[in-house]
Molecule: transfer RNA
Organism: Alphaproteobacteria bacterium
RNA sequence: GCCCGGGUAGCUCAGUGGAAGAGCACCGCACUGGUAACGCGGAGGUCGGGAGUUCGAUUCUCCCCCCGGGCA
Numbered sequence: 001g002c003c004c005g006g007g008u009a010g011c012u013c014a015g016u017g018g019a020a021g022a023g024c025a026c027c028g029c030a031c032u033g034g035u036a037a038c039g040c041g042g043a044g045g046u047c048g049g050g051a052g053u054u055c056g057a058u059u060c061u062c063c064c065c066c067c068g069g070g071c072a
């Protein structure tokens, strides 16, 4: 330099053109003699950045940044 894969909640990852969810973690409640576990509820996201297409983009297109792999 070229080609792939990835970047979404604190962490690990789903998701798909109608506008984002799970598990764990965190907070509160319940339970207990108390703690843990289990149960119930809650908070938490510029979906890497910018532009374009579209009525509408996390999703499609282009450019850039970062991480991993392959080739040279």
Stems, first nucleotide, its partner, number of pairs: 001071007010024004018055001026042004048064005